[in-house]
RNA sequence: AUGAAAGACUGGAGAAGUUCGCUGAAUGCGGAUGCCGAAGGUGCAAGUUCCUUAUUUUUGGAAUGAAUCUCUCAGGCAAAAGGACAGUUUUUUGGUA
Numbered sequence: 001a002u003g004a005a006a007g008a009c010u011g012g013a014g015a016a017g018u019u020c021g022c023u024g025a026a027u028g029c030g031g032a033u034g035c036c037g038a039a040g041g042u043g044c045a046a047g048u049u050c051c052u053u054a055u056u057u058u059u060g061g062a063a064u065g066a067a068u069c070u071c072u073c074a075g076g077c078a079a080a081a082g083g084a085c086a087g088u089u090u091u092u093u094g095g096u097a
Base pairs, nucleotide, nucleotide: 001096002095003093004092005091006090007089008088009087010086011085016033018032019031020030021029022028034077035076036075040073041071043069047064048063049062050061051060
C1' cells in the first nucleotide's frame, strides 16, 4: 500500500400533511383509495454442472447463478426516525509486496 468485518461521525433519493372512522383532542390507532423503492425479502441473463436425445458441436429439462434491474410480501409517502450506498476515522483480522 491492499482485501474483509465491526464501531463512531458526515452526506444521503423517491412517493397523499389524501379520505372515512375511533378519541376530549392528536402528528396516534383501524379501514378505504392512490402512489414510492434505497432496510429486509422475491424473480432471472450469460456462464458452470447434471440428466435426456444425438453419427463430438444438436434436442428437451433440472440445479446453480449478480445488480442501483424486477416484484411490491414487508417497509415507506410533512418534520423527526429509518435509509441502500458513499466519504473520513478507529478497532479486529487475512494474504501479498
Predicted 3D model of a 97-nucleotide RNA (Glycine riboswitch aptamer). Its mean pLDDT, the model's own confidence on a scale to 100, is 79. Its Rfam family is "Glycine riboswitch aptamer". Rfam describes the family as follows. This family represents the bacterial glycine riboswitch. It was read from a public genome assembly, where an Rfam model found it.